[in-house]
SAM riboswitch aptamer (S box leader) from a Gemmatimonadota bacterium, 120 nucleotides, folded computationally. Its Rfam family is "SAM riboswitch aptamer (S box leader)". Rfam's curators write: The SAM riboswitch is found upstream of a number of genes which code for proteins involved in methionine or cysteine biosynthesis in Gram-positive bacteria. The SAM riboswitch acts at the level of transcription termination control. The predicted structure consists of a complex stem-loop region followed by a single stem loop terminator region. The prediction has a mean pLDDT of 83. Of the family's consensus pairs, 97% are formed in the model.
RNA sequence: AACUCAUCGAGACCGGCUGAGGGACAGGCCCGUUGACGCCGGGGCAACCUGUGGGGAUUGGCGUUCCCACAAAGGUGCCAACUCCUGCGAUGGAAGUGAAAUCCAUCGCAAAGAUGAGCC
Numbered sequence: 001a002a003c004u005c006a007u008c009g010a011g012a013c014c015g016g017c018u019g020a021g022g023g024a025c026a027g028g029c030c031c032g033u034u035g036a037c038g039c040c041g042g043g044g045c046a047a048c049c050u051g052u053g054g055g056g057a058u059u060g061g062c063g064u065u066c067c068c069a070c071a072a073a074g075g076u077g078c079c080a081a082c083u084c085c086u087g088c089g090a091u092g093g094a095a096g097u098g099a100a101a102u103c104c105a106u107c108g109c110a111a112a113g114a115u116g117a118g119c120c
Stems, first nucleotide, its partner, number of pairs: 003118006013042005021031003025087004043079003048075002050071009083112001088108007
């Protein structure tokens, strides 16, 4: 890298350096010389791996698995906007038509992306 599984409407800053782009991609819409993005130092948020406790299911038992709570030393991650919105499909509505194309709303049964764990 690829593959599998889970989650993605909450949360989280202050300095220094640099200097024009950045928000994955496309279309939008936003952020940015009142210094974004990035790097460094400190801080914080969270709870995937991890630890502790409790409960359910299964088992003769050990174990396995699911849920809840607490902790945050370690491994990660994150600290603009719902993954910023949309991208695929379905349902409903508006206009319109011979039938459509178009617009709006809702939903997730998609896709893509991000993070973690496994695998490798």